[in-house]
Molecule: transfer RNA
Organism: Candidatus Brennerbacteria bacterium RIFOXYB1_FULL_41_13
């Protein structure tokens, strides 16, 4: 160079084009404990950026940009 494939929470990962974008670990605060851990209950926190189709976009297209893999 070309051709695939990923980009969602601090971190691994979910999510028919429609319901308030979920979970699990972590983080915080409460309950309990003599103090802690465990255990429960809560709370915080995310769509990689620009354009476009759609009544509607994480999801489809399209140009980026970052990552992984293939190929002489």
């Nucleotide at each position: 160079g070309c051709c695939c494939c990923c980009a969602u929470a601090g971190c691994u990962c979910a999510a028919u084009g429609g319901a308030c974008a979920g979970a699990g670990c972590g983080u915080u605060g409460g309950u309990c404990u003599u103090c802690g851990g465990a255990a429960c209950c809560a709370a915080a926190g995310a769509u990689c950026g620009g354009g476009g189709u759609u009544c509607g976009a994480u999801c489809c297209c399209u140009c980026g940009u970052g990552g992984g893999g293939g190929u002489a």